[in-house]
């Protein structure tokens, strides 16, 4: 130069007039000054917590959910670092739900002869001619032997290479793998090496299991307060209330009577007027939660890093039918011959830390691999 690999960062700018919204000052108000006002994802709502309210006497087990290499970081995780084994890739680099299969239990579809205390379809080998076939030797027949070859599978009971047999076989040997032992290095996962075992203990736990950790439940529409009109509940004064009998003059009983239920008719039953103040509970509406934080930013320091710790400095959205806009001006980019049009993904809703997804364009460091100068 030309492929690429990993990390961070912007993600329109800058200015004028007009408006919205919060905080704050001044004002008696009306207004008016001053300062703030969307994101890396405010997005899914998928993990972790923090508030806050409900059950709940510790503590074990049991069930149920979730996580699962090791070590470290955190408030705390299924997050983040660094490191191990395993794939990948020439390489910078990526990718892995990565704990137990010699605790049991189950499944290994399809193809295949045969799928798990293994199995002779084809083929190799040997014996054999009773049948079947023959060219009469014999054979793709038959009776055995092989797991080394081919075919089938994700997978066929350790490769590979020599010996060895009729052929073939860890039958034996060497080497790699495997296994438990035992030496070493490492907090550790784990790695190395030494002699030994001739191989035997197949794969699935993202089917049940098992082993270790973790878990109470619901969420700002939580959740506390302030309370309006109208209905209703409850106290309580005032005025009202047929008749009749009792009265201890507060009232009580008893007929009457007005209302009720889909309508009549008869029995039943249930209810009793109005004003007014008071209390209590709900609505509507309010205020509160609600933004000083597991806070940004800088400089040191410890640490490979995640991250932490001193200092120092700053205060930066808080709205609830829900602000964060509109336009002009120049400047950048993109489309377009022009005129001219657009500026990626997207919009707070109690907050915080990840994760996962969206995302136009550009800037930047570090690093591989190849080509060319020199």
């Nucleotide at each position: 130069c030309c492929a690429g690999a990993c990390g961070g960062c912007c993600g329109g700018g800058c200015g004028g007039c007009c408006g919205c919204u919060c905080u704050u000052c001044c004002g008696c108000a009306a207004g008016g000054g001053a300062g703030g006002g969307a994101g890396g994802a405010a997005a899914g709502u998928c993990c972790g917590g923090g508030c806050u309210c409900c059950a709940c006497g510790g503590a074990g087990a049991c069930a149920c959910g979730g996580c699962g290499c090791c070590g470290g970081g955190u408030a705390a995780c299924g997050c983040c670092c660094g490191g191990c084994g395993g794939g990948g890739g020439c390489g910078a680099c990526c990718c892995c739900a990565g704990g137990g299969a010699a605790a049991g239990c189950g499944c290994c579809g399809c193809a295949g002869a045969a799928a798990g205390c293994a199995a002779a379809c084809c083929g190799c080998c040997g014996g054999c001619c009773a049948a079947c076939c023959u060219u009469c030797g014999g054979g793709c027949g038959u009776c055995g032997g092989u797991a080394a070859g081919g075919g089938u599978g994700a997978a066929a009971g350790g490769g590979u290479g020599g010996g060895g047999u009729a052929a073939g076989a860890g039958c034996c040997c060497a080497c790699c793998g495997c296994g438990g032992a035992c030496c070493g290095a490492g907090c550790g996962a784990u790695c190395g090496g030494u002699a030994c075992g001739g191989c035997a203990c197949g794969g699935c736990a993202a089917g049940c299991c098992c082993c270790g950790c973790c878990g109470g439940g619901a969420g700002c529409a939580a959740g506390a307060c302030c309370a309006a009109a109208u209905a209703g509940g409850g106290g309580u004064g005032g005025c009202g209330c047929g008749u009749c009998g009792g009265u201890u003059c507060g009232c009580c009983g008893a007929c009457a009577g007005a209302g009720g239920g889909g309508u009549c008719u008869u029995c039943g039953c249930c209810u009793c007027g109005u004003c007014g103040c008071c209390c209590g509970g709900g609505u509507c509406g309010g205020u509160c939660g609600c933004g000083u934080g597991a806070g940004g930013c800088g400089u040191u320091g410890a640490g490979u890093a995640a991250u932490c710790a001193a200092c120092g400095u700053c205060c930066c959205a808080g709205a609830u039918g829900a602000a964060u806009g509109g336009u002009c001006g120049c400047c950048g980019c993109c489309c377009g011959c022009a005129a001219g049009g657009g500026c990626a993904c997207a919009g707070a809703a109690c907050c915080c830390g990840g994760c996962u997804u969206a995302u136009a364009g550009g800037c930047c460091g570090u690093c591989u691999g190849g080509c060319g100068u020199u």